[in-house]
Context: one part of a larger RNA
RNA sequence: UCCGGCGAGUUAAUGGGUCGUGCAAGGUUAAGGGCUGGGUGAAAGCUCAGUCCGGAGCCGUAGCGAAAGCGAGUCUGAAUAGGGCGAUUGAGUACGAUCCAUUAGACCCGAAGCCAAGUGAUCUAACCAUGGCCAGAGUGAAGUCCGGGUAAUUCCGGAUGGAGGCUCGGAGUGUUAACCGUUGAAAAGGUUCUACAUGAGUUGUGGUUAGGGGUGAAAGGCUAAUCGAACUUGGUGAUAGCUGGUUCUCUCCGAAAUAGCUUUAGGGCUAGCGUCGAGUGUUAACCCGCGGGGGUAGAGCACUGGUAGAUGUAGGCUGAGCAACCCUCGGUCCGAAUUCUGUCAAACUCCGAAUACCGCGGCGAACUACUCGGCAGUCAGUUUGUGGGGGAUAAGCUCCACAUGCAAGAGGGGAACACCCCAGAGCGUCGAUCUAGGUCCCAAAGUGUAUGCUAAGUGGCAAACGCUGUGGAUUUGCAUAAACAGCUAGGAGGUUGGCUUAGAAGCAGCCACCCUUCAAAGAGUGCGUAACAGCUCACUAGUCUAGCGAAUCUGCGCGGAAAAUGACUCGGGGCUCAAGCAUACCACCGCCAUCGCGUCUGUCUCGGGAACUGCGGUUCCUGGGGCGGGGUAGGAGAGCGUUCAUGACAGCAGUGAAGGCAUACCGUGAGGAGUGCUGGAGCGUCAUGAAGUGAGGAUGUCGGA
Numbered sequence: 001u002c003c004g005g006c007g008a009g010u011u012a013a014u015g016g017g018u019c020g021u022g023c024a025a026g027g028u029u030a031a032g033g034g035c036u037g038g039g040u041g042a043a044a045g046c047u048c049a050g051u052c053c054g055g056a057g058c059c060g061u062a063g064c065g066a067a068a069g070c071g072a073g074u075c076u077g078a079a080u081a082g083g084g085c086g087a088u089u090g091a092g093u094a095c096g097a098u099c100c101a102u103u104a105g106a107c108c109c110g111a112a113g114c115c116a117a118g119u120g121a122u123c124u125a126a127c128c129a130u131g132g133c134c135a136g137a138g139u140g141a142a143g144u145c146c147g148g149g150u151a152a153u154u155c156c157g158g159a160u161g162g163a164g165g166c167u168c169g170g171a172g173u174g175u176u177a178a179c180c181g182u183u184g185a186a187a188a189g190g191u192u193c194u195a196c197a198u199g200a201g202u203u204g205u206g207g208u209u210a211g212g213g214g215u216g217a218a219a220g221g222c223u224a225a226u227c228g229a230a231c232u233u234g235g236u237g238a239u240a241g242c243u244g245g246u247u248c249u250c251u252c253c254g255a256a257a258u259a260g261c262u263u264u265a266g267g268g269c270u271a272g273c274g275u276c277g278a279g280u281g282u283u284a285a286c287c288c289g290c291g292g293g294g295g296u297a298g299a300g301c302a303c304u305g306g307u308a309g310a311u312g313u314a315g316g317c318u319g320a321g322c323a324a325c326c327c328u329c330g331g332u333c334c335g336a337a338u339u340c341u342g343u344c345a346a347a348c349u350c351c352g353a354a355u356a357c358c359g360c361g362g363c364g365a366a367c368u369a370c371u372c373g374g375c376a377g378u379c380a381g382u383u384u385g386u387g388g389g390g391g392a393u394a395a396g397c398u399c400c401a402c403a404u405g406c407a408a409g410a411g412g413g414g415a416a417c418a419c420c421c422c423a424g425a426g427c428g429u430c431g432a433u434c435u436a437g438g439u440c441c442c443a444a445a446g447u448g449u450a451u452g453c454u455a456a457g458u459g460g461c462a463a464a465c466g467c468u469g470u471g472g473a474u475u476u477g478c479a480u481a482a483a484c485a486g487c488u489a490g491g492a493g494g495u496u497g498g499c500u501u502a503g504a505a506g507c508a509g510c511c512a513c514c515c516u517u518c519a520a521a522g523a524g525u526g527c528g529u530a531a532c533a534g535c536u537c538a539c540u541a542g543u544c545u546a547g548c549g550a551a552u553c554u555g556c557g558c559g560g561a562a563a564a565u566g567a568c569u570c571g572g573g574g575c576u577c578a579a580g581c582a583u584a585c586c587a588c589c590g591c592c593a594u595c596g597c598g599u600c601u602g603u604c605u606c607g608g609g610a611a612c613u614g615c616g617g618u619u620c621c622u623g624g625g626g627c628g629g630g631g632u633a634g635g636a637g638a639g640c641g642u643u644c645a646u647g648a649c650a651g652c653a654g655u656g657a658a659g660g661c662a663u664a665c666c667g668u669g670a671g672g673a674g675u676g677c678u679g680g681a682g683c684g685u686c687a688u689g690a691a692g693u694g695a696g697g698a699u700g701u702c703g704g705a
Stems, first nucleotide, its partner, number of pairs: 001705006011104013026059003032053009063070002073085004107245002110242001114235006125209009134199001136168003139164001143160006172196003177192004211227001213223003248639006258271005272378002274375007287362006298351001299349002304345007315334002317331005381406002384403007411422003426599004431595003437589003440573003446586001448585006459575001465559002469556010486543005492516003497511003522537001526535002600629013640694001642691008651683002659678005665672002
């Protein structure tokens, strides 16, 4: 991993709702007992089922008051007032089924833990008792002896001696570093290196200390491969707002991811939204008409503030008059309030929509609305568009609002792609019409028509900015009195203008920028020189010959343009009067959409029939019509199958039961038959009842492979 078996909403009490049955102003018994039958037992007895007693008690029939109490009233009160709660006719009760709640383990599995009673020191920690072990080598303490020395000691030397948590190094004990090993040879090892090795050494055997306790040269270490509190059993099915799992089918409807509160935030409660039942009976949505309030978008500057410019007052600065000034007259550099022009605002408004919202009237029959009751689920949401806050007018970001989808939605398109576009799938159909989107090939349908554009493979990523790319439109200038471009020639004189400067001659810089000769020629456009010179331009003539310049708006292009495997930013092939782009038109393809045909089903309604009836109606069959049938959580309904029990079929079965294998039959499905083979002894059908009642999942559990 696979196969097979097992594996999860149960039971009891109490309370509430719904349905059913009995009786009904009543309903009902409990404990206990009698009788009958069954089980067990020798019997006594115990126990089970049915039935009959048993009226204690409970609920209802009357309420009010704290109560005494009174009573269709009562309480408060001084009250006959007022007010509160009631009455003014009424349905209950017992049992059964089912749904839910509460209390219990309460759908199942799952902790880490807490407590109690015990078991452990054969591992290991410490200690106690009693034993064992430590090759060899080195160093050479005290003391002693001898000699020297001293007044005598201290002292010096030589021997001797053999101390030490001394040195080197085996046994032994430890484990420093690296490598190997890591489903190992080993649940802690191997190899090499390494520490101690007469001591706080090491080791055998026996013993002591026990779980909030021990022991610990102290690491929370060790206490039997277990230690920040051992192990075993019990309390125990601890608790788990957490994770996982929760088993047959079909039909109808169908959510939420919000608000408030919460030691609350991944949990809950109430409301909102779903479903089912009963009631009300047009109340709902949409749309139309009428009537409302508003201060958003926009706009505006009348207020509150901001802001650019103008004006240039007061004031500042400054000159003069005066020796001086707070005085007078000037300058006009700055410059308030004010004024004029232009402009900005979520916390500005002289104004002011569209929508939305509210009310009234009309229309409006649809799983409308509202009320009451049963049962829920939901409280992590998210995309896109729009209006905003936060952020950086970042985010597949975050927080609101309105709408849509996904969630819980399949189908077609978008190459692929929950969320975008089209469109809401009961089932069947080689049918038809179309949506989005497409029509050269992959690949269904046009190599469609007409007129243009693009040359960049633009199309088939991107900005500021740049461009004699090219199309369209417009304005304007020059031009046969010859333009534009090219070529030939000229481009002069006063003058080297003045100043400055070492120099400054058109051409460093400053000032001025005239006059003359001319077809024309600047006190000079650029290069150049130290300064000149030189080249050139403006300007002019000739030659040539028909268009040549400038600008604005606009279509399509070009550059700007660097990323990691290899072309890879058209889905691919491939495409250029396109198979690209723009405009107009025709045809076709294209979805589970729509239509046609067949069929199943829910609900409402109109007929027909049958059964029952408390005569109100209920249930079933059948025909027509209307509207429906995507669906997670979830609500409601109808069924299939398994085991057992009771009754019936005086059912089936060795002439072959159950089970197994095969199979083209029946049913919308769960499922059910028939036949053949296998198998070898039990089983079915109908009705009713009761459940250990359905398996693919739980790192499920047991067995097998």
The part of an RNA shown here (large-subunit ribosomal RNA, domain II) has 705 nucleotides and comes from an Elusimicrobiota bacterium. The RNAcentral record of the full RNA draws on ENA. NCBI's taxonomy places the organism under Bacteria, Pseudomonadati, Elusimicrobiota. The prediction has a mean pLDDT of 85. Its Rfam family is "Bacterial large subunit ribosomal RNA".